Order: sequence, then C1' cells, then structure tokens
RNA sequence: CGAAAGUGUACCUAGGGUUCCGUGGGAUUUAUCCCAGCUGGUCCAAGCGGUACAGGUGCCAAGGCAUCACACCGGAGGGAUAAAAGCCCAGGCGGG
Repeated sequence: CGAAAGUGUACCUAGGGUUCCGUGGGAUUUAUCCCAGCUGGUCCAAGCGGUACAGGUGCCAAGGCAUCACACCGGAGGGAUAAAAGCCCAGGCGGG
C1' cells in the first nucleotide's frame, strides 16, 4: 500500500414498532370514531444470537464422515413496510 469471496431458506430469540385484535381513556348517532405503545396476541427481526434443512469443499469403503473459520471500538445518513428496529443499503464508512 492492497484484499471478501465470509452461501441460502425456514422456524425461533435478544430487540423493534403500531396495520389488525386486545387493553386503557374520550366522544357519540350505540356501533362506530378519536387518543394512548400499553411488560399482551398477530406482525418485523440479527454479518458479529440459536436450531433445523438445503448447499459448497475435502476424504473414502458411495452414502457416509469431516468441514464452512474469524468478526474489537465508534458515529452519521438513506430505504421498505402501518411503523420501527440489532431489518435492508452494509462484514458498507471511520478507528484499532
């Protein structure tokens, strides 16, 4: 001085908000509207969290075995959705 190629999907967790449901409050034409994110359900969800499956690579006795490592610190911005986020841009950018 230079370097990511570090697989995908599903389910879940930390976390996240407020479409829908519920809850609390208010209004009223009494079954609708408004307000509140509420330790709730649905919902979103991790590169550096979990599990499973698929996939890659290697070996061999051919369907089995092994392997897929590591990932410290710090802001700011943009995007999607109802909305927000540890989501996505992005293992980006800056530092070590």
Predicted 3D model of a 96-nucleotide RNA (Guanidine-I riboswitch aptamer). The model forms 100% of the base pairs in the Rfam consensus. Its Rfam family is "Guanidine-I riboswitch aptamer". Rfam links the family to the GO term regulation of gene expression. For this family Rfam cites "New RNA motifs suggest an expanded scope for riboswitches in bacterial genetic control" (Barrick et al., Proc Natl Acad Sci U S A, 2004).